Predicted 3D model of a 349-nucleotide part of an RNA (small-subunit ribosomal RNA, central domain) from Marinicella meishanensis. Its Rfam family is "Bacterial small subunit ribosomal RNA". Its family is annotated with ribosome and structural constituent of ribosome in the Gene Ontology. The source organism's lineage runs through Bacteria, Pseudomonadota, Gammaproteobacteria, Marinicellaceae and Marinicella. The sequence was found in a public genome assembly.
Context: one part of a larger RNA
RNA sequence: CUGGGCGUAAAGGGUACGUAGGCGGCUUGAUAAGUCAGAUGUGAAAUCCCCGGGCUUAACCUGGGAACUGCAUUUGAAACUGUCUGGCUAGAGUGAGUGAGAGGUUAGUGGAAUUCAAGGCGUAGCGGUGAAAUGCGUAGAGGUCUUGAGGAACAUCAGUGGCGAAGGCGACUGACUGGCACUACACUGACGCUGAGGUACGAAAGCGUGGGGAGCGAACAGGAUUAGAUACCCUGGUAGUCCACGCCCUAAACGAUGAGGACUGGCUGUCGGCGCUAUAGACGCGUCGGUAGCGAAGCAAACGCGUUAAGUUCUCCGCCUGGGGAGUACGGCCGCAAGGUUGAAACUC
Numbered sequence: 001c002u003g004g005g006c007g008u009a010a011a012g013g014g015u016a017c018g019u020a021g022g023c024g025g026c027u028u029g030a031u032a033a034g035u036c037a038g039a040u041g042u043g044a045a046a047u048c049c050c051c052g053g054g055c056u057u058a059a060c061c062u063g064g065g066a067a068c069u070g071c072a073u074u075u076g077a078a079a080c081u082g083u084c085u086g087g088c089u090a091g092a093g094u095g096a097g098u099g100a101g102a103g104g105u106u107a108g109u110g111g112a113a114u115u116c117a118a119g120g121c122g123u124a125g126c127g128g129u130g131a132a133a134u135g136c137g138u139a140g141a142g143g144u145c146u147u148g149a150g151g152a153a154c155a156u157c158a159g160u161g162g163c164g165a166a167g168g169c170g171a172c173u174g175a176c177u178g179g180c181a182c183u184a185c186a187c188u189g190a191c192g193c194u195g196a197g198g199u200a201c202g203a204a205a206g207c208g209u210g211g212g213g214a215g216c217g218a219a220c221a222g223g224a225u226u227a228g229a230u231a232c233c234c235u236g237g238u239a240g241u242c243c244a245c246g247c248c249c250u251a252a253a254c255g256a257u258g259a260g261g262a263c264u265g266g267c268u269g270u271c272g273g274c275g276c277u278a279u280a281g282a283c284g285c286g287u288c289g290g291u292a293g294c295g296a297a298g299c300a301a302a303c304g305c306g307u308u309a310a311g312u313u314c315u316c317c318g319c320c321u322g323g324g325g326a327g328u329a330c331g332g333c334c335g336c337a338a339g340g341u342u343g344a345a346a347c348u349c
Stems, first nucleotide, its partner, number of pairs: 004320003007303002012317001014201004021194003025088003029084003033081002035077008049065006091191001092188004096183004103177007110154001115149007125136002162169002206247006215241002220236004258316006266294011298305002322349003331342004
């Protein structure tokens, strides 16, 4: 190189956009770069292969042929690929009209609850556990009522419901803003797919500066448990959790399943749209798009997957090659740091 793979055995990049590159719909004509055929020249000799010859044989030597899969020139072919040219509308996109949605950013508003504070009533307990104790309480706790402060999160609705590329998104209202689906037409006319590098986004924790701090709560302290208990349980409690700005860039970032297209029986639920039907109601029928359950064929080591494929295929990217050593060392790049990314070997089984 050929070849085999990536749901769970090693293996899909966290996600998207996009540069180079790779790949690319139907059709007219041209061209002849790729492609195919013929011819000519060349492809030293030796070697290799075939048929002979010479050493008693063989190795070896030697004659002839073939071959040298290549290159160049030239003459043709024109299906396919490429290039140029004209056209098309089935891919892609634009316009018009509807529609659903926790999609994003920002400003404001609301109620329940916890805590704290003040006041009233009121008296001996409260709290906590398997049981206790630490803790709180006669300086009046806990309970109950009224008022106030402050922070964080939004019960019910709520749903194998919705939206988003992923991370993720859930009270209400306004402003700004992204994407998507459907309908019947009109328009552009291949404008497409993928995407090494690159760029942007990227839960939680963590970091920097400044705020904020109700509840919860690493660390820490105490009480228990225990042989011990640097834990599990309890009482407290600091960072943090929240906000603004700037970093970090990881994850069981999971559907452990890359993106896009085509094709291949069905049934059932649900969400959004449209059409038909209907007592113009519920319902029913059809259709497009999503999201789930079960399953034909097929696939699969099995589990299972099964029009949302892990089936049959095409294009492009990423990745895998025994376990440990090790996602370590060294070096590079990035970072304030923590560390991230790229990523071995010796040795060993």